[in-house]
RNA sequence: GUCCUCAUAGUUCAAUGGAUAGAACGGUCGCCUCCUAAGCGGCAAAUGGUGGUUCAAUUCCACCUGAGGAUA
Numbered sequence: 001g002u003c004c005u006c007a008u009a010g011u012u013c014a015a016u017g018g019a020u021a022g023a024a025c026g027g028u029c030g031c032c033u034c035c036u037a038a039g040c041g042g043c044a045a046a047u048g049g050u051g052g053u054u055c056a057a058u059u060c061c062a063c064c065u066g067a068g069g070a071u072a
Stems, first nucleotide, its partner, number of pairs: 001071007010025004018055001027043005048064005
């Protein structure tokens, strides 16, 4: 240089055109307990950037940025 894959919550992962973007761990508040841990309930928290297609984009397309891989 060329080609391929990936980018979603603090972390690890779902959602593949349409419903309030969901789960686990973590955080926080409450309940329980003599206290802590465990357990139970609530709350907050995310689509890398810019454009395009579409009635509608996390999803499809182009470019950019970043990460990983293949090749010489």
Overview: A computed fold for a 72-nucleotide RNA from a Candidatus Microgenomatia bacterium, annotated as transfer RNA. It matches the Rfam family "tRNA". From the family's description: Transfer RNA (tRNA) molecules are approximately 80 nucleotides in length. The prediction has a mean pLDDT of 80. The RNAcentral record of the sequence draws on ENA. NCBI's taxonomy places the organism under Bacteria, Bacteria candidate phyla, Candidatus Microgenomatota, Candidatus Microgenomatia (nom. nud.).